[in-house]
RNA sequence: AGUUUGAUCAUGGCUCAGAACGAACGCUGGCGGCGUGGAUUAGGCAUGCAAGUCGCACGAGAACCAUGGUUUAGGUUAUGGGGAGAGUGGCGAAAGGGUGAGUAACGCGUGGGGAACUUACCCCUAAGUUGGGAAUAACAUCGCCAACGCGAUGCUAAUACCGAAUGGGGCGGAAUCUCCGAUUGGAAUUUUCGCUAAAGGUAAUGUAAAUUAUUGCUUAGGGAGAGACCCGCGUCCUAUUAGCUAGUUGGUAAGGUAACAGCUUACCAAGGCAACGAUGGGUAGCCGGCUUGAGAGAGUGGUCGGUCACAUGGGCACUGAGAUACGGGCCCAACUCCUACGGGAGGCAGCAGUCGAGAGGCUUCCACAAUGGACGAAAGUCUGAUGGAGCGACGCCGCGUGGGUGAUGACGCUUUUCGAAGUGUAAAACCCUGUUGUGUGGGACGAAGGAUAGGAUGUAAUCUUGUUUUGACGGUACCGCACCAGAAAGCCACGGCUAACUCCGUGCCAGCAGCCGCGGUAACACGGGGGUGGCGAGCGUUGUUCGGAAUUACUGGGCGUAAAGGGUGUGUAGGUGGGGAGGUAAGUCAGGCGUGAAACCCAACGGCUCAACCGUUGGUCUGCAUUUGAAACUGUUUCUCUUGAGUACGGAAGAGGAGAGCGGAAUUCUCGGUGUAGCGGUGGAAUGCGUUGGUAUCGAGAAGAACACCGGUGGCGAAGGCGGCUCUCUGGCCCGAUACUGACACUGAGGCACGAAAGCUAGGGGAGCGAACAGGAUUAGAUACCCUGGUAGUCCUAGCUGUAAACGAUGGGUACUAGGUGUUGGGGGUUUUAAAUCUCCAGUGCCGUAGCUAACGCAUUAAGUACCCCGCCUGGGGAGUACGACCGCAAGGUUGAAACUCAAAGGAAUUGACGGGGCCCCGCACAAGCGGUGGAGCAUGUGGUUUAAUUCGAAGCAACGCGAAGAACCUUACCCGGACUUGACAUUGCUUUGAAAGCUGUAGAGAUACGGCAUCCUCGUAAGAGGCAAAGUGACAGGUGUUGCAUGGCUGUCGUCAGCUCGUGUCGUGAGAUGUUGGGUUAAGUCCCGCAACGAGCGCAACCCUUGUCCCUAGUUGCUAUCGGUUUGGCCGGGCACUCUAGGGAGACUGCCGAGAUAACAACUUGGAGGAAGGUGGGGACGACGUCAAGUCAUCACGGCCCUUACGUCCGGGGCUACACACGUGCUACAAUGGCCAGUACAAAGGGCUGCGAUGCCGCGAGGUGGAGCUAAUCCCAUAAAGCUGGUCUCAGUUCGGAUUGGAGUCUGCAACUCGACUCCAUGAAGUCGGAAUCGCUAGUAAUCGUGGAUCAGCACGCCGCGAUGAAUACGUUCCCGGGGCUUGUACACACCGCCCGUCAAGCGAUGAAAGCUGGAGGUACCCGAAGUCGCUAACCUAACCGUAAGGAAGGAGGUGCCGAAGGUAAAUCCAGUGAUUGGCGCUAAGUCGUAACAAGGUA
Repeated sequence: AGUUUGAUCAUGGCUCAGAACGAACGCUGGCGGCGUGGAUUAGGCAUGCAAGUCGCACGAGAACCAUGGUUUAGGUUAUGGGGAGAGUGGCGAAAGGGUGAGUAACGCGUGGGGAACUUACCCCUAAGUUGGGAAUAACAUCGCCAACGCGAUGCUAAUACCGAAUGGGGCGGAAUCUCCGAUUGGAAUUUUCGCUAAAGGUAAUGUAAAUUAUUGCUUAGGGAGAGACCCGCGUCCUAUUAGCUAGUUGGUAAGGUAACAGCUUACCAAGGCAACGAUGGGUAGCCGGCUUGAGAGAGUGGUCGGUCACAUGGGCACUGAGAUACGGGCCCAACUCCUACGGGAGGCAGCAGUCGAGAGGCUUCCACAAUGGACGAAAGUCUGAUGGAGCGACGCCGCGUGGGUGAUGACGCUUUUCGAAGUGUAAAACCCUGUUGUGUGGGACGAAGGAUAGGAUGUAAUCUUGUUUUGACGGUACCGCACCAGAAAGCCACGGCUAACUCCGUGCCAGCAGCCGCGGUAACACGGGGGUGGCGAGCGUUGUUCGGAAUUACUGGGCGUAAAGGGUGUGUAGGUGGGGAGGUAAGUCAGGCGUGAAACCCAACGGCUCAACCGUUGGUCUGCAUUUGAAACUGUUUCUCUUGAGUACGGAAGAGGAGAGCGGAAUUCUCGGUGUAGCGGUGGAAUGCGUUGGUAUCGAGAAGAACACCGGUGGCGAAGGCGGCUCUCUGGCCCGAUACUGACACUGAGGCACGAAAGCUAGGGGAGCGAACAGGAUUAGAUACCCUGGUAGUCCUAGCUGUAAACGAUGGGUACUAGGUGUUGGGGGUUUUAAAUCUCCAGUGCCGUAGCUAACGCAUUAAGUACCCCGCCUGGGGAGUACGACCGCAAGGUUGAAACUCAAAGGAAUUGACGGGGCCCCGCACAAGCGGUGGAGCAUGUGGUUUAAUUCGAAGCAACGCGAAGAACCUUACCCGGACUUGACAUUGCUUUGAAAGCUGUAGAGAUACGGCAUCCUCGUAAGAGGCAAAGUGACAGGUGUUGCAUGGCUGUCGUCAGCUCGUGUCGUGAGAUGUUGGGUUAAGUCCCGCAACGAGCGCAACCCUUGUCCCUAGUUGCUAUCGGUUUGGCCGGGCACUCUAGGGAGACUGCCGAGAUAACAACUUGGAGGAAGGUGGGGACGACGUCAAGUCAUCACGGCCCUUACGUCCGGGGCUACACACGUGCUACAAUGGCCAGUACAAAGGGCUGCGAUGCCGCGAGGUGGAGCUAAUCCCAUAAAGCUGGUCUCAGUUCGGAUUGGAGUCUGCAACUCGACUCCAUGAAGUCGGAAUCGCUAGUAAUCGUGGAUCAGCACGCCGCGAUGAAUACGUUCCCGGGGCUUGUACACACCGCCCGUCAAGCGAUGAAAGCUGGAGGUACCCGAAGUCGCUAACCUAACCGUAAGGAAGGAGGUGCCGAAGGUAAAUCCAGUGAUUGGCGCUAAGUCGUAACAAGGUA
């Protein structure tokens, strides 16, 4: 930083960006330097090498050479030289090198200790090195043997071996003396007794003896370095390991060791360790360091360095100064190899190398030139230590792949709005450079030494001169010259985090993904292309560690509600602790000293051209030990004090506890009286009870349980909890005043005690209530809610259980920090008393300041400010589960995981939405009315079905007389058949042509095909140009094909509902709030008042149209009052007054009056006056922010996709008109408020030239004929009807009703068969007012009546208009529906058509149990017992010494005893793996059953 939410804050987990690596994998790969490289199987190993050396310790001495002798030139022999290989002996082989299995330990680290030790080689000091002896390898001879190897006999040497001598010294004993320390004793003096060593070699000089030098050897002391031992402190996880221990702990004695020691043995005692974690289990070499981190820490221990352990697994000793010995030995075991089957050989965790397992890790290289080591007097030899090279981008560092100029911004590619843009100065081209590379020439540092000949001082050491000689790396580094831009760039990413965007493909597919998440036809997220970003000989991925993570919090977190206070007390250990004085110096602080290895790290300087790398110097190493000092604080010790705590005394309140007794009301039951048919119960019922007398009522009795009123956020108690009254016993608190003790205190892991309800055991008791159970209801079901019964239980006694939302969801203690107001107990002041009031202490509530808190809230009873102690938390689920242990009679409790799985789970608050939450308000929403629908017939639309097709769309309200204001053909989109392919239609390029047009004939169902007649226009310089049309061809047309979930536009709906927002300010951490809420009022967020709000916008209203009144203007086609005429018709003259027409004005604004309303003279309401009209006068148009992915791609437009001799186009016929059925909307009716007949009155608004069509005539009629008039205030459609007057019918399937059907016609039209309307005659169905349910309407409305128009050739019961007649009712807002406001709850936010739980079924995963089975581990007991040390040992063997010799001493072999590895047996334990079956758990787009939870979630 991302991620829980619609948004917010906080909590909390997950994830990312950084750094690192002994890495691996993918793609790619030019060079060099410096580093680094078997982490897994401590698995197995072929081959070579890794430890030898010394002839100045010793004997012998091959090959070969020289000389001599001999010889049948084969040879042989002597002398001399020469020195191989082997042997005796010395030193080394215990170092160096490898590995990390084991080890949780004095193993390691750090600091100490010894009066408890050892030490070859090296150095220093002192003294010595005399004189003898006996053997034995090699060798020779003879044997055994497959091999390894071995035996016998004989010879020989030594610095090999053995006595003896000497004793400065050492050791032991006995005395003596001085100093020092101390648990032991140490150092030094003197005397005495005993014991105790050795080896030579070489060189020089010398005739020799011998001397000298050197190097060895011996004894002793010291040093240096090395090692052994002991101690303090530190050193992982686990208590689901709590007790462990018999050599165990100590003592005495003995043995043993280099040395202390139970190290070992015998005896004695009974100790030792452990909650400050013994014992057991798991894991692991430890450290300097390394990685990370601001640090504190966390992780790690590869390379380098220190140390430990190991050398195929296990055991054992020998040799030696040193080993319990990597390249020594013995034994057991496993494995491999050889074998003549008898027996043997072997040990790469040395350097290379090989196989195996594995993601994974190098050459069977060169050299001893340097450094170091072994041996040697030295030269020197050996050295897979080491120095180097090789391989690997494994890491770090450095360099390069070129530089400059270069725009017609080339080609190509990509994109495109088609104009262009990007790649891009990039390329090409021109001019340079030459790092690297290639070729060629030169060419190191690393070398110090050694040898030899001299010199200096008397020699030596040492120094020095000359000569000569030594380099693996390596002809390498480095330097010079020549040549060529030539030979050298990739990888990852581009949705956010996170720098970097577009096109195509794909279509919840293929795929991506670290987290969130992308992909279902326009994917910046998949795959490819272009472009861009990042890093660069590398780049990504994976894994691991630290960081971020304050996410274990020491530094540096928390616990009311997010995870988290133990149910409560008491008290042990522990932790913490009041005032004063003195001592001390453990903690603490300061200084000194020792140590804290080197490397590493940091700094400075220096060396490789730089850097990495390396060197020098300084710093650091935060620690430990020791010493000197300080004395404030803590500790400790002594003395003291009273305020903390406690005791005594006097009061006082209380459902505090235990036991015993008593009481009344009620309930039930029993008995008796009265009394009769019901009672009871519920939403309504039923089960039940009752005529054997209930319920009701009165009286009497019995039983058990609980204690009304008082009663109270009153009291008491540690909590659980405690409630009638009295008595007995008993705990604690509070108040008051004095005295006493003198810190006696607080907290409290374990422990102990108490601990509601339910439950358990035993015995009682049992009225009421009441799990289980039964019945009745309810219900789709109802194992529930409701009802009737009812057993355990509830009660008592004794015991157990030990848990609760045991909650204030708030551990205890102490101190401090504003107040106000109640209440309980006690005291004091004031008051005559009471009441009231002031005040102190102790409790218990509410409100509230500061402060705190994520917010809510807490707030002297803290969740504030501090200190002390305890308990607890660390994402959700799995799970408070499993296993184990402990407790319990059981039920169960306490303690308490993991695998797996998710990216959240959870808290508080906000805005909405919702509620079978609340309050307020509105609407034909209900109610009150009027008339309908639903029943009938018909019309029409829809569903369904049918069909070749019955074209398509519309789908709750808001689809269904809807698109369609009119399907016989056409329309027409559908079906069948027949045809066409630049097309029925548009634009245009090219080529050709000029009547294809018009009239007409034939064929055909027609489209169409074939003919006949006729045959372009304008200009013109006469060549052509232009226009028009046709044919062919190319672009393209065309599509009622698809997507309304890609869209525009238009429309519906909530809803003409009163709402929806903004700016600034203020409040809040914030989302947000305020404004817009509140009090009134309105049709209205309409207006008024108030108010941390003040203003504003879109809506409301008004402005517009129409209607209602009046006025002005204008009078033809309108009108006709007055005047005249008249055919009596405003018909005519006239008139424009009136009506009317159509332009313009006026008018209504709560303006006026009264009353109410209010804090107010508010808004407003109500009544009245005037007025044609009164409170928006009536009606219309007008539809806020938005909702429904609402409707429409078939009105139109349009993106994408699809078809292109067809999904396009033309034609004929058919279909959209079907018909068991269902629904919607209508018409006509069922009749007398009516039907029929006759007469008669009054409209408005419209339409009319392909038209309306009058008078007249014909027809019963539809209509025909005919044509006047009218392009319309003129003529026509056109008689309005209901009404009114009169008559008839008389309640019936009718003189109601008109369906259906038969017949005959009319009209329109190419054409009425499928499939038109109308007329006449005849026929005369259902239907007698309509179940559940449901619709419209509040006034000129409903209802009833007719009339016109659009569409249209014709077709109207539909639709849109018009007028005529003209009601009833509204108490009211409880209820239904819809809407608005406030408030409340919420686990909803796709917003209740929401969310969500459990069983069952399916797949997958991990896990528990399980008869068992398999493997492993450690211990116990016993058996067997290798090698070997130690002990014993008569018989066997033996050179050195003793011994006049026999033997002895001593040793060996063999035997034997203890111990003892491996092995075996037995009974248990523990840990893994597996296991038929079985238990739950988790996960998984659309399975089943219900509806538990979230709203009062419908039973909180």
This is a predicted structure of a 1500-nucleotide RNA (small-subunit ribosomal RNA) from a metagenome.
The sequence is in RNAcentral, with records from SILVA.
It matches the Rfam family "Bacterial small subunit ribosomal RNA".